[in-house]
This is a predicted structure of a 155-nucleotide RNA (SAM riboswitch aptamer (S box leader)) from Nocardioides stalactiti. The sequence was found by an Rfam model in a public genome assembly. Its mean pLDDT, the model's own confidence on a scale to 100, is 76.
RNA sequence: UGCUCAUCCAGAGGGACUGAGGGAACGGCCCUGCGAAGUCCCGGCAACCGCCACCUACCUCCACCACCCGGCACGGUAUCCGCCGACGGGGACGGAACGGUGGAAACGGUGCCAAAUCCGACCCGGUGCGACCGACGCGGCGGGGCAGAUGAGAA
Numbered sequence: 001u002g003c004u005c006a007u008c009c010a011g012a013g014g015g016a017c018u019g020a021g022g023g024a025a026c027g028g029c030c031c032u033g034c035g036a037a038g039u040c041c042c043g044g045c046a047a048c049c050g051c052c053a054c055c056u057a058c059c060u061c062c063a064c065c066a067c068c069c070g071g072c073a074c075g076g077u078a079u080c081c082g083c084c085g086a087c088g089g090g091g092a093c094g095g096a097a098c099g100g101u102g103g104a105a106a107c108g109g110u111g112c113c114a115a116a117u118c119c120g121a122c123c124c125g126g127u128g129c130g131a132c133c134g135a136c137g138c139g140g141c142g143g144g145g146c147a148g149a150u151g152a153g154a155a
Base pairs, nucleotide, nucleotide: 001155003153004152005151006150007149008148013042014041015040016039017038021031022030023029026120027119028118043113044112045111048109049108051103052102053101054100055099058095059094060092061091062090064089065088069085070084071083072082117147122144123143124142125141127139128138129137130136
């Protein structure tokens, strides 16, 4: 730097230094000398990764098993009984995710701490108004997309 996936209507701020901008970009609307952005200190939020527990797929082992199926032996009118095997079931005081559920935040890697990613912008569907219908415009609602942010992964 681009790619893939997940999430984005929840949550969480004080101080010091400094001194004019900031909310990505465009439009809007906001924040801001009652101090913006930035840097540092302390604090907090959250739970993406890591971590912990349990479970499952799956793997391994055991050779326990009514019925069903196949075979064998015996018998045979038929039934019952015996042995072996496959599938399936069962057990393990076995393993176990690149899966699921839950947990902690003490410790590690990040992130975040005005407003929904502040809202919109492009497309679609309802809806209100513009006397009525169509078109169109404006507003509002819902869905999708674009862009962006953060994390994880592979380059």